[in-house]
Small-subunit ribosomal RNA, central domain from a metagenome, 350 nucleotides, folded computationally. The RNAcentral record of the full RNA draws on SILVA. Its mean pLDDT, the model's own confidence on a scale to 100, is 89.

Context: one part of a larger RNA
RNA sequence: CUGGGCGUAAAGGGGGCGCAGGCGGUUCGGUAAGUCCGGAGUGAAAUCCCGAGGCCUAACCUCGGACUGGCUUUGGAUACUGCCGAGCUUGAGUGUGUGAGAGGAGAGCGGAAUUCCUGGUGUAGCGGUGAAAUGCGUAGAUAUCAGGAGGAACACCGGUGGCGAAAGCGGCUCUCUGGCACGCAACUGACGCUGAGGCCCGAAAGCGUGGGGAGCAAACGGGAUUAGAUACCCCGGUAGUCCACGCCGUAAACGUUGCGCACUAGGUGUGGGAGGUGUCGACCCCUUCCGUGCCGCAGCUAACGCAUUAAGUGCGCCGCCUGGGGAGUACGGUCGCAAGGCUGAAACUC
Repeated sequence: CUGGGCGUAAAGGGGGCGCAGGCGGUUCGGUAAGUCCGGAGUGAAAUCCCGAGGCCUAACCUCGGACUGGCUUUGGAUACUGCCGAGCUUGAGUGUGUGAGAGGAGAGCGGAAUUCCUGGUGUAGCGGUGAAAUGCGUAGAUAUCAGGAGGAACACCGGUGGCGAAAGCGGCUCUCUGGCACGCAACUGACGCUGAGGCCCGAAAGCGUGGGGAGCAAACGGGAUUAGAUACCCCGGUAGUCCACGCCGUAAACGUUGCGCACUAGGUGUGGGAGGUGUCGACCCCUUCCGUGCCGCAGCUAACGCAUUAAGUGCGCCGCCUGGGGAGUACGGUCGCAAGGCUGAAACUC
């Protein structure tokens, strides 16, 4: 430099923003760098290749031709690319109107339930299991009623429903705040797509400091089970789970499917918007745009399956794979308080 690939065989980066780089809608004019055509110069000789010849032949040698990625220069062409200039509106964005939503942050509030405390009623058990036992209970438990404290999570609605870039988000109210869809077509006039590095976000667990601690519960203790039982079951129970601030940066971070754009039969449901017809309206029907499911044609696929939300047909850009084990290990570097993360081999072996 190049081939084939990446849903499940090895392979899509956890997600976003974005510098460089790569790529770039439409019209006209200019330029002529890329590109194309011609001329000139150069591309030493030897070697290689072709032809002819000389040593008996060959190797070898001699002569001629061809070849030589290219480079320089000059004349010309202007379709495409680039560059310069002037425009355009369909891409992108702005404006305006309407709308849906567990999108984010902070503050406040609420009820149900568990636990604990106080008091009342009440008495011999409760609890737990396959069966038990540990455990709790005459110092009055369990049950029940009243009052109080505290923490965490928000039943029903709830949905194959919504929102978010992903992680993720669910009681109610207020404040601050991000994005999205649709209608209009007033404005800007290619301002775009992707994105190595970089920066930011990033479940759970874990770490640091301080707080909090109801329930649950690694570790741990006990009771069972068992041949044993460092388990599954039961009784307890500490970190943790919660809050604030700061770290960590991982995951079956999954749709195991990178992002953007365009094109390619349909059927049916659902969430949001707009328009039309009938209608006072609710509502029904039709059309269309955005999202989210199911089924299914062509096509694709090793098959399974995917199928306008593509895994179909194309284009642009990034990431990644190249037999299994050794190994996501060692070493080095770098980040981290640590745990460890990122980068990431080889011998050897099948």